[in-house]
Molecule: RNase P RNA; transfer RNA
Organism: uncultured Baekduia sp.
RNA sequence: GCCGAACGGCCGCGGCGGGAGAGACAUCCCGUCGAGGAAAGUCCGGACACCACAGGGCGCGGUGGUCGGCGCAAGCCGACCCGGUGAAAGCCGCGGGAAAGUGCCACAGAGACAUACCGCCGAUGGCGGGCCGUUCGCGGCCCGCACAGGCAAGGGUGAAAAGGUGCGGUAAGAGCGCACCGGCGUCAUGGCGACAUGGCGGCCAGGCAAACCCCACCGGGUGCAAGGCCAAGCAGGACCGUUUGCAGGUUGCCCGCCAAGGUCCAGGUCGGCCGCUCAGAUGGAUGGUCGUUCACGACAAGAUCCGGCUUAUAGGC
RNA sequence: CGGGGCGUAGCGCAGCCUGGUAGCGCGCCGCCUUUGGGAGGCGGAGGUCCCGGGUUCGAAUCCCGGCGCCCCGA
Numbered sequence: 001g002c003c004g005a006a007c008g009g010c011c012g013c014g015g016c017g018g019g020a021g022a023g024a025c026a027u028c029c030c031g032u033c034g035a036g037g038a039a040a041g042u043c044c045g046g047a048c049a050c051c052a053c054a055g056g057g058c059g060c061g062g063u064g065g066u067c068g069g070c071g072c073a074a075g076c077c078g079a080c081c082c083g084g085u086g087a088a089a090g091c092c093g094c095g096g097g098a099a100a101g102u103g104c105c106a107c108a109g110a111g112a113c114a115u116a117c118c119g120c121c122g123a124u125g126g127c128g129g130g131c132c133g134u135u136c137g138c139g140g141c142c143c144g145c146a147c148a149g150g151c152a153a154g155g156g157u158g159a160a161a162a163g164g165u166g167c168g169g170u171a172a173g174a175g176c177g178c179a180c181c182g183g184c185g186u187c188a189u190g191g192c193g194a195c196a197u198g199g200c201g202g203c204c205a206g207g208c209a210a211a212c213c214c215c216a217c218c219g220g221g222u223g224c225a226a227g228g229c230c231a232a233g234c235a236g237g238a239c240c241g242u243u244u245g246c247a248g249g250u251u252g253c254c255c256g257c258c259a260a261g262g263u264c265c266a267g268g269u270c271g272g273c274c275g276c277u278c279a280g281a282u283g284g285a286u287g288g289u290c291g292u293u294c295a296c297g298a299c300a301a302g303a304u305c306c307g308g309c310u311u312a313u314a315g316g317c
Numbered sequence: 318c319g320g321g322g323c324g325u326a327g328c329g330c331a332g333c334c335u336g337g338u339a340g341c342g343c344g345c346c347g348c349c350u351u352u353g354g355g356a357g358g359c360g361g362a363g364g365u366c367c368c369g370g371g372u373u374c375g376a377a378u379c380c381c382g383g384c385g386c387c388c389c390g391a
Base pairs, nucleotide, nucleotide: 001317002316003315005293006292007291008290009289010288011287013034014033015032016031017030018029019028020027036299040310041309043308044307045306046305047304048223049222050221051220060219061218062217063216064215065080066079067078068077069076070075081095082093083092084091085090096214097213101212102211103208104207105206117155118154119151120150121149124148125147126145127144128143129142130141131140132139133138163181164180165179166178167177168176182204183203184201185200186199187198188197189196190195227274228273229272230271236265237264238263239262240261248258249257250256294297318390319389320388321387322386323385324384327343328342329341330340337374345361346360347359348358349357367383368382369381370380371379
């Protein structure tokens, strides 16, 4: 990476089509179709649907080596680069930026990006002493103290301490100088590119971005309980509501209004249908048994559809 | 079917954002007090932080993947 029991008979189940039954239901017969590599988790992306939307910005979320290919996208594949690991073949990598800024680095430790606890020195200045010289102002040499001061090599702490090793150098030291190694910057060469190699510059700059953040690219929101159609009941709106007579409510009367009745209408609840599929349910269908064979059968079953990721999986190639 | 939250001692919960010591209340155990018990006082035990992997010096905490539970939408 691939397969994931095979074939046949009988019984049974669901959808569709045809036929019998007068049309339909029920029933019967025939034909045909009927779960997976993950149908799962719902972690991404898309189709589809509704809402929003002139354009731009902020915010939020996602992706992250380079080149090429496929794809609407998410993502997948191939080659290469870098890092880690391994003796090697190979395997693994959420693999942009720590030299834009902020933040954090517990305990320990002097100090966590800045310091001096132990320590080294004390060249220079200071103090004290000795010797020598003296124009008596002082000067030179030596020794001591460790007061000012210099240093960061060594000790010690830690996951991590102002690049590492060595030589020179110095009062002691230090990239202070040099050689090699590592990093950074820059230049040249090679490569489409990531990057590699070499030259030059002592430039030496801690780690963490699965901390905020910065850079580049991408992204409207909600999700089939989206949404659409029909539409009981209850309430609602418009118009009509004439004449007479014992005729509803508004205090007795009149007008008016409301109500009753009639016609029409809108939104829309219960409910139904569509969305929904050559599997297509809405109590939800795939099972049982027999025969042959084998490697002796695991994980597990749709619910709008599709692509990917992840997880579970007997056994075999 | 879709959306959201939680898992820390026996129970109920903080801590997670902003990484370093795992804590509070009730409960449990021992002692004191009481005739005995309760209440009270003193002391103590008890944790795979749901599981696995990763980032980091270091993970309950951050990231990824599983498991379980709860809530909401007709």